This is a predicted structure of a 522-nucleotide part of an RNA (small-subunit ribosomal RNA, 5' domain) from an uncultured bacterium. RNAcentral holds the full RNA, with entries from Greengenes.
Context: one part of a larger RNA
RNA sequence: GGAUGAACGCUGGCGGCGUGCUUAACACAUGCAAGUCGAACGAGAAUCAGUGGAACAAGGAUUCGUCUGAGGGAAGCUGAGGAAAGUGGCGGACGGGUGAGUAACGCGUGAGGAACCUGCCUUGGAGAGGGGAAUAACACAGUGAAAAUUGUGCUAAUACCGCAUGACGCAGUUGGGCCGCAUGGCCCUGACUGCCAAAGAUUUAUCGCUCUGAGAUGGCCUCGCGUCUGAUUAGCUGGUUGGUGGGGUAACGGCCCACCAAGGCGACGAUCAGUAGCCGGACUGAGAGGUUGACCGGCCACAUUGGGACUGAGACACGGCCCAGACUCCUACGGGAGGCAGCAGUGGGGAAUAUUGGGCAAUGGGCGCAAGCCUGACCCAGCAACGCCGCGUGAAGGAAGAAGGCUUUCGGGUUGUAAACUUCUUUUAUGAGGGACGAAAGAAAUGACGGUACCUCAUGAAUAAGCCACGGCUAACUACGUGCCAGCAGCCGCGGUAAUACGUAGGUGGCAAGCGUUAUCC
Repeated sequence: GGAUGAACGCUGGCGGCGUGCUUAACACAUGCAAGUCGAACGAGAAUCAGUGGAACAAGGAUUCGUCUGAGGGAAGCUGAGGAAAGUGGCGGACGGGUGAGUAACGCGUGAGGAACCUGCCUUGGAGAGGGGAAUAACACAGUGAAAAUUGUGCUAAUACCGCAUGACGCAGUUGGGCCGCAUGGCCCUGACUGCCAAAGAUUUAUCGCUCUGAGAUGGCCUCGCGUCUGAUUAGCUGGUUGGUGGGGUAACGGCCCACCAAGGCGACGAUCAGUAGCCGGACUGAGAGGUUGACCGGCCACAUUGGGACUGAGACACGGCCCAGACUCCUACGGGAGGCAGCAGUGGGGAAUAUUGGGCAAUGGGCGCAAGCCUGACCCAGCAACGCCGCGUGAAGGAAGAAGGCUUUCGGGUUGUAAACUUCUUUUAUGAGGGACGAAAGAAAUGACGGUACCUCAUGAAUAAGCCACGGCUAACUACGUGCCAGCAGCCGCGGUAAUACGUAGGUGGCAAGCGUUAUCC
């Protein structure tokens, strides 16, 4: 000198764009953050319409016992309706957060898989025949304080289960050709045998269903190289290293198991210990390099701590399940409930970091044929000089060089064209009027931001300057006070009676809505 997710002190007008718990992966009140589909399915509340006509009843007639009765609109039935819940499908594996762990094929880079998977999507081929048994919802009964739960009965499906059909699929046997270092691969859609599927819906044109080939996308696995510090860590290793055979997996593999062999790693640093998410990048530097990994993007890991699997194309699953631990809450003491490292917000910690805001208008995502619904992703607004950039706090003229201040050798000097004053201007500010782009698709409709940006007019210099320094380094000097005191200080060093170094004042220098200080990096 440059830089920062900064903090602290003094000060503070506006706008644009960014950024904002670096500490306790500490604990969390409250609200919201993942739903959707009635064009898969049964049942169906409120309400409305139609029908229906009960209770009640003005009045009338009475022989006072009653009779009649306008009105009144209940239950029931039919239709519409579609709430809440349920079965089923798809999505809750994305999106969002954090950096604890991890020195590792985790990441980066470059290869490989003749050892693999892939819902939705694209594009081909083939197909959907015929049956069955349940179950939730619901009803009834019962226990119970409640949560929960039990028994009996009924019912549907694109839920579930058989049967049939089926190859270019899978498995086995086998013939030929080509290729490969090899386990082997490809072809003749070779031959034979065995095995495996389906679901319908409606508004009638679509959306779906099953098997299968190819693609795309996403993932999984393997390997070369690179990836912090310590030797005051030198030996480490028993599923350990390899083989055979099996199991398991989508798949290779000690991944797991039985048996066999005795190996494997290490001064080219094993093992152990410490520290740490990695990268694209960022900062600095002429570069080499050093430092760093906030924001944005890619990958990884984690979701109160530890363990486990289930479902599924995909998880060993942040807002799913089970078990154990700690903690918190409810309880009628029998038993239950919870997980902000999602967005806000609270306590705590800390030098320190924001609103319990608006909207789905745009972009994107989930579901749906669609209309649409959901979306704290996202788009916006709020707060903070936290950063960068831009603008303003006026312009021109103006010497009796006013007054005042400071200083003085008492003549003056300086503040200083500075002010006053004159003439202008109106960025900004305030008020009034107009007023967007972002909105696309045949038309129409659709804007949170927002009556915002922007434009026009009016008013009036009106609303707007501080901070640090002035001994040398280092731009900028005098006076007074103090008297090795009080104090300053980055280094050298100042201060003990004339201090340009302390404190104050005047003046000056520097930067400027900032200026200084501290911390850290180059």